The RNA shown here (Glycine riboswitch aptamer) has 89 nucleotides and comes from a soil metagenome. Rfam family: Glycine riboswitch aptamer. About the family: This family represents the bacterial glycine riboswitch. Gene Ontology term of the family: glycine biosynthetic process. Its mean pLDDT, the model's own confidence on a scale to 100, is 79.
[in-house]
RNA sequence: CCGAGCGGGAGAGUCCGGACUUUUUGUCGGUCCGGCGCCGAAGGAGCAACUCCUCCCCGGAACCUCUCAGGCAGCAGGGACCGCGCGGG
Numbered sequence: 001c002c003g004a005g006c007g008g009g010a011g012a013g014u015c016c017g018g019a020c021u022u023u024u025u026g027u028c029g030g031u032c033c034g035g036c037g038c039c040g041a042a043g044g045a046g047c048a049a050c051u052c053c054u055c056c057c058c059g060g061a062a063c064c065u066c067u068c069a070g071g072c073a074g075c076a077g078g079g080a081c082c083g084c085g086c087g088g089g
Base pairs, nucleotide, nucleotide: 001088002087003086005084006083007082008081013036015035016034017033018032019031020030021029037072038071039070043068044066045065046064050060051059
C1' cells in the first nucleotide's frame, strides 16, 4: 500500500396528486406512476490548496463544489471514514 472479515457509521418529504390492491363500502396499510422539494459519506465529474520537479509542463490530489448516478418514515440494503485482528505485496 492492497484485499477480505468483524464492530461503529451521517444527512435529507412516510409532501401533493393519481391508479392498483385490501374491504360490503370507507379508512389505515402495501405497490406503482407523475409532480415539486431536499441530502451527499458508494461511484462519477469539476476546481484546487498541496504534492512531484532546479523551474515549467505532464502526473497525483479533498470529507471543497456539482448532484449525473444514488438516496430522503421504519426495517433491510448501500455507505466515505474510524477501530481491531488476519492474509498478501